[in-house]
Predicted 3D model of a 367-nucleotide RNA (Bacterial RNase P class A) from a Bacteroidota bacterium.
A source record names the gene rnpB.
The sequence is in RNAcentral, with records from ENA.
Of the family's consensus pairs, 97% are formed in the model.
It matches the Rfam family "Bacterial RNase P class A". About the family: Ribonuclease P (RNase P) is a ubiquitous endoribonuclease, found in archaea, bacteria and eukarya as well as chloroplasts and mitochondria. Its best characterised activity is the generation of mature 5'-ends of tRNAs by cleaving the 5'-leader elements of precursor-tRNAs. By type it is a ribozyme.
Taxonomically the source falls in Bacteroidota (Bacteria, Pseudomonadati).
RNA sequence: GCUGCAUGCUGCUUCAUCGUUCUUUGUAAACAAGGAAAGGAAAGUCCGGACAAUACAGGGCACUGCACCACCUAACGGGUGGCAUUUCGGGAAACCGGAAGCGAGAUAGUGCCGCAGAAAAUGACCGCCCCGACUUGUCGGGGUAAGGGUGAAAAUGUGAGGUAAGAGCUCACGGUUAACUGUAGUAAUACGGUUAGCGGGUAAACCUUGCAGAUUGAAAGCCUACGUAUAUCCGUGCUUGAGCGCGGCUCGCGCGAUACGGAGGGGUUGGGCGUAACAGGUUCCGUGUGAACGGAAUCGCAGAUAAAUGAUGAGGAUCCCGAAGAAAUUCGGGAAACAGAAUCCGGCUUACAGGCAUGUGGCUUUU
Repeated sequence: GCUGCAUGCUGCUUCAUCGUUCUUUGUAAACAAGGAAAGGAAAGUCCGGACAAUACAGGGCACUGCACCACCUAACGGGUGGCAUUUCGGGAAACCGGAAGCGAGAUAGUGCCGCAGAAAAUGACCGCCCCGACUUGUCGGGGUAAGGGUGAAAAUGUGAGGUAAGAGCUCACGGUUAACUGUAGUAAUACGGUUAGCGGGUAAACCUUGCAGAUUGAAAGCCUACGUAUAUCCGUGCUUGAGCGCGGCUCGCGCGAUACGGAGGGGUUGGGCGUAACAGGUUCCGUGUGAACGGAAUCGCAGAUAAAUGAUGAGGAUCCCGAAGAAAUUCGGGAAACAGAAUCCGGCUUACAGGCAUGUGGCUUUU
């Protein structure tokens, strides 16, 4: 320098004319002037809330979610920083840089670990040692788990002693688990000491422990105009409480005289609020490793209800291709991804041309 991958940020703009919706002023209207108008994901509807309704409370069971420590936040299954485990790279080492995971519990209990292998846990295939018999390399009995084999994993590792041969059998130095304890740290934890043990793995297996959780949802919900008939029939039930209300079941609490199911009918579907000012944006200063917090100043940045936010013309920025040029640059042609607000906000996930930044792998070349 080129290129691949990963992560993060961004992802067009100016003027003129005409047009659409909302809003301010003139002015009650026509009309005129001014201002504003679709995203980083508006998507998915996966989490958490604001707000609203369920009269007033509440408990239990089931169910669902989360799970190392600390901090941030309105809250979260989110974010920031750290710790341990596994793993990759560099390094003699100390250590440095990156990546991963559904990071509590296996000493409460149950289950599973196929095939191979003697055996997946009191089981010995080959082998080693001792005794006996005899056909001298075979058989029988006993001991063994150090060596070999199988396997992802086979009774804590190495060395020495000891033994018939071996074995923590004994010793030394290690490893690991638990309890107690010292130092450092807010803590997770790290580095030690003493004592006692040492077959494992697996909980995105069932489960246990701890914490949290009421539900529904803007077509929510509230107000209001107009208009009427629950006329009628059938079934079941009811003050000895039917039924209704609170995600499922249940206890409890409250309302409660007509309730539920079916048939067959009547009136209406109009207007307003919710509805855009807020956990708001921007700039600067301060605190903090950081997420973020505090202060000052300033700004107002869509509001429709079948759903507006556009069209044309002329440029600019960016990118691609070609030509000229020593280079800076100039000229010509072309292109622009994913995608469109509907109560609002904070996250997560997914999609994406081009540009910028960081990290990392490969190739090449010069110094």